[in-house]
RNA sequence: UGAGUUGGUGGCUAGGGUUCCGGCGUUUUUCUGAAGCGCGACUGGUCCGAGAGCCACCACCGGCGGAGGAGAAAACCCGUCGGGUGCACGGCGGGACAAAAGCCCGGGAGAC
Numbered sequence: 001u002g003a004g005u006u007g008g009u010g011g012c013u014a015g016g017g018u019u020c021c022g023g024c025g026u027u028u029u030u031c032u033g034a035a036g037c038g039c040g041a042c043u044g045g046u047c048c049g050a051g052a053g054c055c056a057c058c059a060c061c062g063g064c065g066g067a068g069g070a071g072a073a074a075a076c077c078c079g080u081c082g083g084g085u086g087c088a089c090g091g092c093g094g095g096a097c098a099a100a101a102g103c104c105c106g107g108g109a110g111a112c
Base pairs, nucleotide, nucleotide: 004112007058008057009056010055011054012053015048016047020045021044022042023039024038025037026036027035028034029033060083061082062081063080064079065078066077087107089110093105094104095103
């Protein structure tokens, strides 16, 4: 100095916070209730959510069969089977939504 380099969508999970719901505390009150304020070192519902987590599907690639072509071969096309799904240490800082994060910058910087 260069290379190792990484296709997409959906569902979910680890994880994440606190707009809303619920919960807890407190105040007031017309008191089995309601309203105001506070709490996410509140298990939760909604919500956010992984390149290096899971599952499904698609793009794409290959085999076989069909169709195609006057005949033969090929392409596009249809079906089916298989691959696609292997590897992967990693900040500080910044960004969004109410807010935070394994989200995004980012398979980035750096390390190897």
This is a predicted structure of a 112-nucleotide RNA (Guanidine-I riboswitch aptamer) from Rhizobium etli.
The same sequence occurs in records of 2 taxa.
It matches the Rfam family "Guanidine-I riboswitch aptamer". Rfam's curators write: This family represents a conserved RNA structure found upstream of the ykkC and yxkD genes in Bacillus subtilis and related genes in other bacteria. A reference for the family is Barrick et al. (2004), "New RNA motifs suggest an expanded scope for riboswitches in bacterial genetic control", Proc Natl Acad Sci U S A.
RNAcentral holds the sequence, with entries from Rfam and Ribocentre.
Its mean pLDDT, the model's own confidence on a scale to 100, is 80.